Transfer RNA from Halosaccharopolyspora lacisalsi, 75 nucleotides, folded computationally. Model confidence (mean pLDDT): 83 of 100. The organism belongs to Halosaccharopolyspora, within Bacteria.
């Protein structure tokens, strides 16, 4: 340089046009002398960045950015 796959909450990941969600983990609060489990609720997101198709995009299309993974080039 080219092909591919990844990029969604602090972590791990699901979700594949019409509600953004789970486990862990945080927070309070129950319960204990008291931790710990455990139960109840809550907080946390520009869905990697832009621009496109749509009535409507995390999702479908280019292009850019990291990350990995082959292939090619390389005194």
């Nucleotide at each position: 340089g080219c092909g591919c796959g990844a990029u969604u909450a602090g972590c791990u990941c699901a979700g594949c046009g019409g509600g953004a969600g789970a486990g862990c983990g945080c927070u309070a609060c129950g319960u204990u002398g008291a931790c710990a489990c455990c139960g109840u609720a809550g907080a946390g997101g520009u869905c990697g960045c832009u621009g496109g198709u749509u009535c409507a995009a995390a999702c479908c299309c280019a292009g850019c950015a990291u990350c990995g993974c082959g292939c090619a080039c390389c005194a």

It matches the Rfam family "tRNA". Gene Ontology term of the family: triplet codon-amino acid adaptor activity. By type it is a transfer RNA. From the family's description: Transfer RNA (tRNA) molecules are approximately 80 nucleotides in length.